Lysine riboswitch aptamer from uncultured Tumebacillus sp., 178 nucleotides, folded computationally. The organism belongs to Tumebacillus, within Bacteria.
RNA sequence: AGGUAGAGGCGCGGGACGUAUGAGUAACAAUUCAUGAGGUGAGGGUACACCGAUGAAGGAUUGUGAAAGGACCACCGCCGAAGUGGGGAACGCACCAUCGGUUCUCUGCUGGGUCGGCAUCGAACAGGUGCCGAACUGUCAUGAGCAGUCGCCCUGGCUCACUCAUGAUGUGCUAUCU
Numbered sequence: 001a002g003g004u005a006g007a008g009g010c011g012c013g014g015g016a017c018g019u020a021u022g023a024g025u026a027a028c029a030a031u032u033c034a035u036g037a038g039g040u041g042a043g044g045g046u047a048c049a050c051c052g053a054u055g056a057a058g059g060a061u062u063g064u065g066a067a068a069g070g071a072c073c074a075c076c077g078c079c080g081a082a083g084u085g086g087g088g089a090a091c092g093c094a095c096c097a098u099c100g101g102u103u104c105u106c107u108g109c110u111g112g113g114u115c116g117g118c119a120u121c122g123a124a125c126a127g128g129u130g131c132c133g134a135a136c137u138g139u140c141a142u143g144a145g146c147a148g149u150c151g152c153c154c155u156g157g158c159u160c161a162c163u164c165a166u167g168a169u170g171u172g173c174u175a176u177c178u
Base pairs, nucleotide, nucleotide: 001178002177003176004175005174006173009079011078012077013076014075018072019071027064028063029062030061031060032059033058038051039050040049041048043098044096045095046094082110083109084108085107086106087105088104089103090102091101111137112136114134115133116132117131118130119129120128121127138169139168140167141166142165143164144163145162148160151158152157153156
């Protein structure tokens, strides 16, 4: 330098069927209000098409009444697992650019989970993400303590384990092979 196998723990990600939530919501139908004119094709714009005084959009009452994303779980893949900021490319709408979504790629940051605050996505008090903070925890290094086990050197030490303190952090750490 390269390869292989592992460890951290409410560990990370995917997750069908099903379940709960979404929600008695959206939507549809009927009745009705209104001296009442716009609406639909994701939001903005353009174009086009369609609906609308035989009443658009909106409100109220009654009836019928969803779905997606997100969550939990069997199970699966794993330990930069993965997440996220920025840049680029492709997809997807009639077109444009923007936002949002999916995939790939380059680069930066983050060891890990928990709790709290703020912000954001979300129907949500669920959950996700970002920033900040708090203690905890894993690994390594250094210093100190240390009854003790295995091993090594010679009568006292070293190493290991354990405890404390400090510092650092995954392209790291442990074991092993070339």